Predicted 3D model of a 91-nucleotide RNA (Glycine riboswitch aptamer) from Bacillus thermotolerans. Model confidence (mean pLDDT): 79 of 100. Lineage of the source: Bacteria > Bacillati > Bacilli > Caryophanales > Bacillus.
């Protein structure tokens, strides 16, 4: 300064699955389901050990699991867009 990634705030968009059932509507259970709050697990690769085989550490997700959460609406919602602030890669 013609200012990247990242972070924060506000606003917009934002999927899935029983408005099942018991009780007394919410809540709490029963059975059945969903994954895009969060959480957990792991491949290749890399590193170290080993010096045949291996072993250990690190290692991503919208993948997997479903602990939590959710299954009319509302709320929430990964992700994304706009604006502002921060930031200071790069020149």
């Nucleotide at each position: 300064a013609u200012g990247a990634a990242g972070g924060c705030a506000a606003g917009g968009g934002g999927a899935g699955a029983g408005a099942c059932u018991g009780u007394u509507u919410a809540a709490c259970g029963g059975c059945g389901c969903c994954g895009a709050a969060g959480g957990a697990g792991c491949a290749a690769g890399c590193a170290a050990c080993c010096u045949u085989u291996u072993u250990u550490g690190u290692g991503a997700a919208u993948c997997u699991c479903u602990c939590a959460g959710g299954c009319a609406a509302a709320a929430g919602a990964a992700c994304u867009c706009u604006u502002g602030c921060u930031g200071g890669a790069c020149g």